This is a predicted complex of two RNAs, RNase P RNA and transfer RNA, with 437 nucleotides together. Rfam match: Bacterial RNase P class A. The prediction has a mean pLDDT of 76.
[in-house]
RNA sequence: GGAGGAGGUGAUCGCUCUCCCGUUUAUCGGGGGGGAGGAAAGUCCGAACUCCGCAGGGCAGUGCGCUGGGUAACACCCAGUGGGGGCAACCCUAAGGAAAGUGCCACAGAAAAUAUACCGCCACCGGCCGUUCGCGGUCGGGGGUAAGGGUGAAAAGGUGCGGUAAGAGCGCACCAGUCCAUGCGGUGACGCGUGGAGCUUGGUAAACCCCGCACGGAGCAAGGCCAAAUAGGAAGGCAGGCAAGGGUGGCUCGCCCUGGCCUUCGGGUAGGCUGCACGAGCCGGUGGGUAACCACCGGCCAAGAUGAAUGAUCGCUGCCGUCCCUCGGGGCGGUAACAGAAUUCGGCUUACGAUCCGCUC
RNA sequence: GGGCCGUUAGCUCAAUUGGCAGAGCAAGGGACUCUUAAUCCCUAGGUUGGAGGUUCGAUUCCUCCACGGCUCACCA
Numbered sequence: 001g002g003a004g005g006a007g008g009u010g011a012u013c014g015c016u017c018u019c020c021c022g023u024u025u026a027u028c029g030g031g032g033g034g035g036a037g038g039a040a041a042g043u044c045c046g047a048a049c050u051c052c053g054c055a056g057g058g059c060a061g062u063g064c065g066c067u068g069g070g071u072a073a074c075a076c077c078c079a080g081u082g083g084g085g086g087c088a089a090c091c092c093u094a095a096g097g098a099a100a101g102u103g104c105c106a107c108a109g110a111a112a113a114u115a116u117a118c119c120g121c122c123a124c125c126g127g128c129c130g131u132u133c134g135c136g137g138u139c140g141g142g143g144g145u146a147a148g149g150g151u152g153a154a155a156a157g158g159u160g161c162g163g164u165a166a167g168a169g170c171g172c173a174c175c176a177g178u179c180c181a182u183g184c185g186g187u188g189a190c191g192c193g194u195g196g197a198g199c200u201u202g203g204u205a206a207a208c209c210c211c212g213c214a215c216g217g218a219g220c221a222a223g224g225c226c227a228a229a230u231a232g233g234a235a236g237g238c239a240g241g242c243a244a245g246g247g248u249g250g251c252u253c254g255c256c257c258u259g260g261c262c263u264u265c266g267g268g269u270a271g272g273c274u275g276c277a278c279g280a281g282c283c284g285g286u287g288g289g290u291a292a293c294c295a296c297c298g299g300c301c302a303a304g305a306u307g308a309a310u311g312a313u314c315g316c317u318g319c320c321g322u323c324c325c326u327c328g329g330g331g332c333g334g335u336a337a338c339a340g341a342a343u344u345c346g347g348c349u350u351a352c353g354a355u356c357c358g359c360u361c
Numbered sequence: 362g363g364g365c366c367g368u369u370a371g372c373u374c375a376a377u378u379g380g381c382a383g384a385g386c387a388a389g390g391g392a393c394u395c396u397u398a399a400u401c402c403c404u405a406g407g408u409u410g411g412a413g414g415u416u417c418g419a420u421u422c423c424u425c426c427a428c429g430g431c432u433c434a435c436c437a
Base pairs, nucleotide, nucleotide: 001357002356003355007317008316009315010314011313012312013311015035016034017033018032019031020030021029022028037338041349042348044347045346046345047344048343049219050218051217052216056253057252058251059250061215062214063213064212065211066080067079068078069077070076081095082093083092084091085090096210097209101208102207103204104203105202118149119148120145121144122143124141125140126139127138128137129136130135157175158174159173160172161171162170176200177199178197179196180195181194182193183192184191185190223274224273225272226271233265234264235263236262237261238260244258245257246256247255281300282299283298284297285296286295287294288293318335319334320333321332322331323330324329362436363435364431365430366429367428368427371386372385373384374383380417388404389403390402391401392400410426411425412424413423414422
């Protein structure tokens, strides 16, 4: 990294669905066949399907964010790039923008981003003292300096030489990074180079935000059909279109509906039926592709419950452990974990005893 | 079945631009009182449900789990 997950088979007794036969008002009896999982789970994403008002504009909001490919779609998968970790095999990676703007960076520290100077270093001015009259010491003042000390998670590129009053990319050499131009390789992210510019710009966007892309909402208790009684309602047509009310949207615009008249129908639900088991389906082969995956051919139909089925016992046998053994075999024990369909798929995540296989350091 | 919400001291609850986790009641000790209650003072008590991540730093932001609640007045 991958595989497969209460071994196989038979009998008896039960549960559920379905088919056939007999009988029957319901129903009952007999026979045949199907009957949990890799996660059915969490409900974290993406869809199918259904309804709402046409699924429409704007604002708000939410999600995603390197490149290429796969897919119905995705936040998933595959192959790469950059970054990080490891001696290595290899593993991890929510990875656009901090040079659009705003906010924040506690404590400590001079300063947390417009460098506003604690100590230190440096010259200048003034007072005082000393003086060998060159200057020195001390106090004060306004300045220069981010090189040194110390603080911090983080300190304004690093080292060296020059330079300077002392210093500083202030200048130069090398190194690191950024930007601009350009050569080669790559579909691309990007990689390897060359030249130029002293350009050196802190961190944080899982803070607001900016940029790009996507998104209407709700969910099978969606929704549809059928049936007794009571209240009221539904559909179609005509009229009206100012104002008002309503509509499952966060707001708004737009849109639709209602109130009037006519015609027709018969409603709600812990009931029944349906949605609901042929599907982006499964298995095998061939071909394409590094792979994910795709194409073609052949075969197959494989749970459908709803106070919610899918179980129990026994025989034979396989495997494992242990003991005996006349090495033929025999006895005993175990066959365990996580877990249990509920409209259906594709993923992710989480839980899980024991085993097997492959490639490596 | 679907959908939504919550978890902080023993109990009930706070904690906002992320920066030392607090209050009331309860518990323990002391004072007052003859004693108890009430009152006053002091004290202890926290893996902020768990694990991982972002960040200098997480109760707070993100992800994955665990537990609990809403019970038809969340949805027929």